RNA sequence: AGGGAUGUAGUACAACGGCUAGUAUAGCGGUCUCCAAAACCGUAGAUCUUGGUUCGAUUCCGAGCAUCCCUG
Numbered sequence: 001a002g003g004g005a006u007g008u009a010g011u012a013c014a015a016c017g018g019c020u021a022g023u024a025u026a027g028c029g030g031u032c033u034c035c036a037a038a039a040c041c042g043u044a045g046a047u048c049u050u051g052g053u054u055c056g057a058u059u060c061c062g063a064g065c066a067u068c069c070c071u072g
Stems, first nucleotide, its partner, number of pairs: 001071007010025004018055001027043005048064005
């Protein structure tokens, strides 16, 4: 330099173009306990950026950014 993949709660992952964006774990509060752990109940938290297509975009398209892989 060229090609490809990925980008969503703190972390690991889901989500036919039509949701209030979900699950686990971590966090916080509570029940239980002499105290703690475990268990149970509740609670907050996220779509890389910017344009475009569309009635409607996490999803499709363009550009950029970041990480990883391949070629030279």

The RNA shown here (transfer RNA) has 72 nucleotides and comes from a Candidatus Saccharimonadota bacterium. The source organism's lineage runs through Bacteria, Bacteria candidate phyla and Candidatus Saccharimonadota. It matches the Rfam family "tRNA". Rfam classes the family as a transfer RNA. The sequence was found in a public genome assembly. Model confidence (mean pLDDT): 84 of 100.